[in-house]
Predicted 3D model of an 86-nucleotide RNA (THF (Tetrahydrofolate) riboswitch aptamer) from a bovine gut metagenome. Rfam family: THF (Tetrahydrofolate) riboswitch aptamer. About the family: Tetrahydrofolate (THF) riboswitch was first reported for Ames et al. as an RNA motif in 5' untranslated (5'-UTR)regions of folate transport and biosynthesis genes in Firmicutes genomes.
RNA sequence: AGAGUAGAGCCGAUGCGUUAAGUACUAAGGGAUGGGAGGUCGCCCUUAGGCGAAGGAGGAAUCCGCGGUAUCGUCUCGCAGCCGCU
Numbered sequence: 001a002g003a004g005u006a007g008a009g010c011c012g013a014u015g016c017g018u019u020a021a022g023u024a025c026u027a028a029g030g031g032a033u034g035g036g037a038g039g040u041c042g043c044c045c046u047u048a049g050g051c052g053a054a055g056g057a058g059g060a061a062u063c064c065g066c067g068g069u070a071u072c073g074u075c076u077c078g079c080a081g082c083c084g085c086u
Stems, first nucleotide, its partner, number of pairs: 001086002007077003011073005016067003025049007035083002039079001055064003
C1' cells in the first nucleotide's frame, strides 16, 4: 500500500399493502457484524408509544397508479482502534 464486513444508493425483476400492514420516528431490552478477538454514533429483532397515506379504469379477465413498501440480482460506495493475510 492492497484485499476483505454488517450495510447503503441507483436500476431491473417478482411480490405485499392500499378494508393500512409495511416504512420512518421515540424509549427500553436483546442479537449479529472484514481472517481473529472485541466493538458503535452504523445494522437487525422484540416490547411499548405517538404520528400517518391515493386511489382509479373495466361487463369480466385484468390494467394504470400510490407506499420515504418486502425479497432477489448487477453495478457503485463501504469497519475508527489492535492483531493477522498479501
The prediction has a mean pLDDT of 90.